This is a predicted structure of a 171-nucleotide RNA (FMN riboswitch aptamer (RFN element)) from Subtercola boreus. Its mean pLDDT, the model's own confidence on a scale to 100, is 79. The organism belongs to Subtercola, within Bacteria.
RNA sequence: AUCGUGCCCGGGGUCGGUGAGAAUCCGAACCGGCGGUGAGAGUCCGCGAGCGCAGGGCGAAACCACAACCGUGGGGCCGUCCCGUGCUGAUCCGGUGAAAUUCCGGAACCGACGGUCAUGGAGUUGUCGGUUCGCCGACGACUCCAGGAGUCCGGAUGAGAGGUGCACGCG
Numbered sequence: 001a002u003c004g005u006g007c008c009c010g011g012g013g014u015c016g017g018u019g020a021g022a023a024u025c026c027g028a029a030c031c032g033g034c035g036g037u038g039a040g041a042g043u044c045c046g047c048g049a050g051c052g053c054a055g056g057g058c059g060a061a062a063c064c065a066c067a068a069c070c071g072u073g074g075g076g077c078c079g080u081c082c083c084g085u086g087c088u089g090a091u092c093c094g095g096u097g098a099a100a101u102u103c104c105g106g107a108a109c110c111g112a113c114g115g116u117c118a119u120g121g122a123g124u125u126g127u128c129g130g131u132u133c134g135c136c137g138a139c140g141a142c143u144c145c146a147g148g149a150g151u152c153c154g155g156a157u158g159a160g161a162g163g164u165g166c167a168c169g170c171g
Stems, first nucleotide, its partner, number of pairs: 003169005008162001014028004029151002031111002033047004042109002050087004055082005063074004091107005113154003119146012
C1' cells in the first nucleotide's frame, strides 16, 4: 500500500413596517454539503439528503396442508439490508488570462418533506338589521376543506456523498 473495525462529515432571522397576532407577509439582512471540471463553482457535469417504483438477500405474523407428538412443507403481513431506476432548484454581462458560466467588478436567481399559523372557501347555528316573507346582509360560535418559512419546530442523538481524512488492529 491493502484489508478489518470504530470515528469524522451543513450554514443561516437581525433591524424596521403592517397587524390583536408574523423568525411565515412587506423592505432591507443573512446562508451555501461533497467529487469533478485547463484556475478556486449554491446556479456547468455529477453525487448526497427527501419522495416513489421494480428486483434480490436475511429475518418473519396471520393462515393452509401433513403429522400421534416433536415437527415438516407452503405462505408471506411486516422489518431490515443490498442493488437498479424515476422524480426533485437556480446566471448572465463586462474585465484579466494560455485557460475561468469557477477569479475580479456589476446585476440577477435558487433552496425537499411534514408542522405551525395569517388567511380563504363550504356547511350548521345564534344575535341584530333589512325584507317583495322566498330570503338577504353584518357580527359571533362550532365543524370540515384548502393553506403563506432556504433561515422557526420535527423526522434527525438519523442518514450521508466524501476526504492520499483520523484512531486502532492485522501484516